[in-house]
Context: one part of a larger RNA
RNA sequence: UUGGGCGUAAAGCGUCUGUAGGUGGCUUUUUAAGUUCUCCGUUAAAUCCCAGGGCUCAACCCUGGACAGGUGGUGAAAACUACCAAGCUAGAGUAUGGUACGGGCAAAAGUAAUUUCUAGUGGAGCGAUGAAAUGCAUAGAGAUUGGAAGAAACACCAACGAUGAAAGCAAUCUGUUGGGCCGAGACUAACACUGAGAGACGAAAUCUAGGGGAGCAAAUGGGAUUGGAGAUCCUAAUGGUCUUAGCCAUAAAUGAUGGAUACUAAGUGGAUGUGCCUAUCGACCCAUGCAACGCUGUAGCUAACGCGUUAAGUAUCCCUCCUGGGGAGUAUGUUCGCAAGAAUGAAACUC
Numbered sequence: 001u002u003g004g005g006c007g008u009a010a011a012g013c014g015u016c017u018g019u020a021g022g023u024g025g026c027u028u029u030u031u032a033a034g035u036u037c038u039c040c041g042u043u044a045a046a047u048c049c050c051a052g053g054g055c056u057c058a059a060c061c062c063u064g065g066a067c068a069g070g071u072g073g074u075g076a077a078a079a080c081u082a083c084c085a086a087g088c089u090a091g092a093g094u095a096u097g098g099u100a101c102g103g104g105c106a107a108a109a110g111u112a113a114u115u116u117c118u119a120g121u122g123g124a125g126c127g128a129u130g131a132a133a134u135g136c137a138u139a140g141a142g143a144u145u146g147g148a149a150g151a152a153a154c155a156c157c158a159a160c161g162a163u164g165a166a167a168g169c170a171a172u173c174u175g176u177u178g179g180g181c182c183g184a185g186a187c188u189a190a191c192a193c194u195g196a197g198a199g200a201c202g203a204a205a206u207c208u209a210g211g212g213g214a215g216c217a218a219a220u221g222g223g224a225u226u227g228g229a230g231a232u233c234c235u236a237a238u239g240g241u242c243u244u245a246g247c248c249a250u251a252a253a254u255g256a257u258g259g260a261u262a263c264u265a266a267g268u269g270g271a272u273g274u275g276c277c278u279a280u281c282g283a284c285c286c287a288u289g290c291a292a293c294g295c296u297g298u299a300g301c302u303a304a305c306g307c308g309u310u311a312a313g314u315a316u317c318c319c320u321c322c323u324g325g326g327g328a329g330u331a332u333g334u335u336c337g338c339a340a341g342a343a344u345g346a347a348a349c350u351c
Base pairs, nucleotide, nucleotide: 004322005321007305008304012319014201015200016199017198021194022193023192025088026087027086028085031082033081034080035077036076037075039073040072041071042070043069049065050064051063052062053061054060091191092188093187094186096183097182098181099180103177104176105175106174108172110154111153115149116148117147118146119145120144121143125136126135163168207246208245209244210243211242215241216240220236221235222234223233258318259317260316261315262314263313266296267295268294269293272291273290274289275288300307301306324351325350326349333344334343335342336341
C1' cells in the first nucleotide's frame, strides 16, 4: 500500500460559515466521453504455457502454436454515469398566518445581604478553632437603632424545563436584532449534502492601556499544626475577579460519540412548543400529528460495559484523525504572538 478502525483500548478538528474538490431527486429527449461488444493493427527475439521432435534419460536444445492483459484504429449498443434540451415537485428555499424563548447587543431603573463611614444607646469583651494564638477592642469594639456611600451579585420561581453552532445564557422593564418550530399550500424548480485550504466565534487564566475596587482571594506577612510544614487550619492582604478598547486561541472545549439523508418493535414522563379531533360557557380531560428534551426496552450491534427511532442497529455520501510503550507533544525549522506561549512536528536510543 491493500485492508482495518476512531463512546471507554491509538484515533471525531472546541464550534460554525464557506471556496476548490467529491457526491447528488423524478420523467422524457440528444450526443456517445466513461461503459459493453465485433473486427483489425501492434505489443522484437529469447523466456513462461501447450503439442511434437533430438541428445541412451534428464537438465539442455530444436520446430510449431496459443491465451490473458495493455495500447491504437474501425463499426455497433444506449441500460447506467456524464453531456444537450425540455418538464415535474416528494429535497431545498421564498412569500404568508401564528407562536415559544435565561438567543445576542444597548440603555434605564430595582432588591436582600456583606463592607465602610457617620449619629445614638450601651459598657467588656469580640472574633476564630479540633483546641488555640496572631487579629479587633476603654482612643469605646462586638451587639443594637437611624442615616449615607459604594461595588458586585440577582434568593424563591427552578425542572425529566427553555434557548444558542459551540463557548454560553436567569431579578425587572424598554428599544433593537438573529435563528427555530407549527399551520395553510401561493411561488421558485434540484437552487442540495459535505467541505482540503480560508474566514468567523471561542470558558477560565494570562498580557497591554484607561477606569473601578464591596465581597472573595493566587502571591506574600503573621499565628497555629508538625520532627520539619515552602501545605492543610486561622488572621490579614496585593495582583485578579468588574468595566472599556485591544491581545491570547487554549480546557476532562465531554455525549470522551463529525455532518447529512433514508429505513428498522413497543411502553412511558412533563405546567416543553404548536396543530387537529372530542368535550364544554370556557379550561382540564380523551384520542392523534409534527418538532424538541428525558427514562425503560425488542431485534440488531458490542471485547465487555453498554447503545438501542436523539443508535454505538441497517445502508449511502463527504470530511478530520489513528497504526506498540517510552523518548515527546520534546528537538529543529517555519508561521502567529507584546510576552506567556500557540500551531505544525521528527529522529537517535531504549523496552